[in-house]
RNA sequence: GCGUGGGUAGUUCAGUGGCAGAAUCUCUCGCUUCCAACGAGAUGACCCGGGUUCGAAUCCCGGCCCGCGCA
Numbered sequence: 001g002c003g004u005g006g007g008u009a010g011u012u013c014a015g016u017g018g019c020a021g022a023a024u025c026u027c028u029c030g031c032u033u034c035c036a037a038c039g040a041g042a043u044g045a046c047c048c049g050g051g052u053u054c055g056a057a058u059c060c061c062g063g064c065c066c067g068c069g070c071a
Stems, first nucleotide, its partner, number of pairs: 001070007010024004018054001026042005047063005
């Protein structure tokens, strides 16, 4: 350089055009003599820029970063 896969809560991952979810972390409450465990709740994210569309995390183009292959 070319090809290819990926980038979504602090972390690990879902999500194939219509409300962004789970687990875990953190915080609060309950339970307990206290802690842990358990139960209930809260906070928290779509890599960036453009395009298509009534509507984009999702489709298209460009860029950046990471992995793999080829040279």
A computed fold for a 71-nucleotide RNA from a Candidatus Pacearchaeota archaeon, annotated as transfer RNA. Rfam family: tRNA.